[in-house]
RNA sequence: CACCCCUUGCAGGGUUUGGGUGCAAGUCCCGACCGGCGGUAAAGCCCGCGAACCCCAGUGCCUCGGUGCUGGGGCCGACUCAGUGAAAUUCUGAGGCCGACGGUGAGAGUCCGGAUGGGAGCAAGGAGCC
Numbered sequence: 001c002a003c004c005c006c007u008u009g010c011a012g013g014g015u016u017u018g019g020g021u022g023c024a025a026g027u028c029c030c031g032a033c034c035g036g037c038g039g040u041a042a043a044g045c046c047c048g049c050g051a052a053c054c055c056c057a058g059u060g061c062c063u064c065g066g067u068g069c070u071g072g073g074g075c076c077g078a079c080u081c082a083g084u085g086a087a088a089u090u091c092u093g094a095g096g097c098c099g100a101c102g103g104u105g106a107g108a109g110u111c112c113g114g115a116u117g118g119g120a121g122c123a124a125g126g127a128g129c130c
Stems, first nucleotide, its partner, number of pairs: 001128001005126006015031001018030003032110002034099002036049004044097002053074009079095005101113003
């Protein structure tokens, strides 16, 4: 210097002690609270990524019904108005909206579980090039 490769570390917040109904709800109703990573004028709701979920292929295990790993594909929520400005769906003000799968005495963004997992990516070191 560069970002291709290797190693290590790190990498998610929020209803039990607000109230109602009910035998029973942290799940319903009112209210409360929360916001991964990169990009970009500072972003849960702009663009992209990760996770979860589904399918396919390869492969391991096995009680032959499943299950683990690797790779690929699919799926993947939600914003407006006003102001400032060169620039903002990102800031300020106001009003909104969204949130995997399985479980549960009763339906879950917030509880429990897969998960002491995976992970975008961040940091440091090594190697590499000059």
The RNA shown here (FMN riboswitch aptamer (RFN element)) has 130 nucleotides and comes from an Actinomycetota bacterium. Its Rfam family is "FMN riboswitch aptamer (RFN element)". Rfam links the family to the GO term FMN binding. Lineage of the source: Bacteria > Bacillati > Actinomycetota.